[in-house]
RNA sequence: CGGCGGACUAGGCCGGGGAGCUAGGCGUUCCCUGUAAUCUGAAAUCGCCUAUAUGCAGAGGCCGAAGUCAAAUGAGCGGCAUCCACCCCUAUGGCCCACGGCCCCUGCGCAGGCGCAGAAGUCUCGUCCUGCAGGGCCGGUGGAAACAUCCCUCAGGCCGAAGGGCCUGAAAGGAUGUUCUUACUUGUUGAACCCGUCAGGCCCGGAAGGGAGCAGCGGCAGACAAGACAUCUCGGCGCUUGCAGGGUAGCGGGACCGAGCCAGCACAGGAACAACCGUAGUCAUAGGGCGAUGUCCAUCAUUUGACCCGUCCGCCA
Repeated sequence: CGGCGGACUAGGCCGGGGAGCUAGGCGUUCCCUGUAAUCUGAAAUCGCCUAUAUGCAGAGGCCGAAGUCAAAUGAGCGGCAUCCACCCCUAUGGCCCACGGCCCCUGCGCAGGCGCAGAAGUCUCGUCCUGCAGGGCCGGUGGAAACAUCCCUCAGGCCGAAGGGCCUGAAAGGAUGUUCUUACUUGUUGAACCCGUCAGGCCCGGAAGGGAGCAGCGGCAGACAAGACAUCUCGGCGCUUGCAGGGUAGCGGGACCGAGCCAGCACAGGAACAACCGUAGUCAUAGGGCGAUGUCCAUCAUUUGACCCGUCCGCCA
C1' cells in the first nucleotide's frame, strides 16, 4: 500500500455425510464419499460435552492476511421410503403330460470275471418252522410206614428186719431187633423236673450186697454243612437225539449230467411309463434388477451477507 519480493503475527486448514447409540451433540463401530494433506493414546459393562453441546489429551505439518461461516439457486456419486401393470433374473409350488434318464427285452461292438480240480440244470439231505417222544446240564424241593421186646415215669396190689423183690396197666421219651420204603450216610452242634453208664463222696446194712446220685463220658428229637437218592408233585438252558409233516429265496454236503454262465460300458431298435430325477412349456407367489416419484446427501459452480482485511523490511516509480 500503487506494484513486486521477503520476514512476522492474528487467524485458518489437515475432511464431510448417513445408519447405529444417546434425553440430546460429537467420537470410537458399520456404510457412502472428498482432498496435495496428519501422527500418538484411551474409549460400547463406553470417551468428552450440554442447544454457548458439532469430540477429549498430547504432538506435528501446511497456508498466512489468508481465509472461515451462513443462506439461496443449479448440477450431482450414493443412501432411504413408496410404487412397480411391462421387461429380465433367481427360488418355490401347481398344471400339462412333451422329451430324456432310471426299469425291461433284443442285436452288435469293447474290455472283463468264473468254469472239465466240472458251468447252467435236476434230485436229495442239512440249515429254517410245527407237532410228538426222549436225553444232558444247572437250580429248587423232600426225608416215609408197621410190629415186637426192654428201660424210665406214674397208678394199683403182694412180700421182706433195712437197702429192696415180684405182678398188672398206660402216655411221652430212649435203646435193640425185624419187615416195608428211594427216604439213608458222614461231620459239627445239640433243649428238657431226657435216657444209659455213673469215679469220688453220701445213705441202708454185722458183713455180703444194694440204693439215690454230682462231675465226666456215651446216646436222643432238632439245627447247620456236605454227599447219595427221589421228583411229567417243579423250573430254567444260544445244549442235544429220534420220528412225522411243512417250507422252498439264500447257504452248505452228496449224487446225476456234460459246456456254458455272470455282470459292466457305448450304440441301435422295441416295450412300458405307477413312482423318482432332469430339461422344456404355462400359471401363481416371493425376492431382486431396470424404471418412476419424494426426500437426504459427499462433492462442484454461481450469487449475497457476517467476521477479518494487521506489522516490519527491501526494491521500482